This is a predicted structure of an 81-nucleotide RNA (c-di-GMP-I riboswitch aptamer) from a marine sediment metagenome. Rfam family: c-di-GMP-I riboswitch aptamer. From the family's description: GEMM was predicted in a large-scale screen for bacterial structured RNA regulatory elements. Of the family's consensus pairs, 81% are formed in the model. RNAcentral holds the sequence, with entries from MGnify.
Parts: sequence; structure tokens; C1' cells
RNA sequence: AAAUGGUAAACCAUGGGUAACUAUGGGACACAAAGCUUCGGACCCUGAACAAUAAAUUUUCAGGGUGGCCGGGCUACCGAA
Repeated sequence: AAAUGGUAAACCAUGGGUAACUAUGGGACACAAAGCUUCGGACCCUGAACAAUAAAUUUUCAGGGUGGCCGGGCUACCGAA
């Protein structure tokens, strides 16, 4: 390359959650690991503390979220090269 297929963004409906976000159904942006997993980084939410302070915001700590943010780990269909 080909073939069988697979997943399902935004958005909408219903539900859970303070929130980030998420489940189910619809729906297709896109994806060869966009399968699983928070080990490392990054970002997002909540709470507390310090400083400033109208608020926002900076830094630190704790708890959570995103695997379709990246890396790592594990698993996996086909078969021309």
C1' cells in the first nucleotide's frame, strides 16, 4: 500500500460533580494505538497558607481532572516492502 473493521472531536439531550470534568444516547472533527495505565512533565479545577490586595493574579502545599497535551510502561488487527 491493501483488506476486515475500530474509536469518536465540536455540538445537542438526560444524569453525576462546588468545579475542572465525566456517564449514557445522538452526532463525526480527526486518529495505525485517539486501546489501557497518572511513573515523569505540562495544563485545568477546588481548598488552605505567604505576599500584594477592590478583584484578578504570583509562589507553596493538599485533594481532584485531562490518556484526543507530551513522554514512559503494558497490550493489540492486517501483511506488499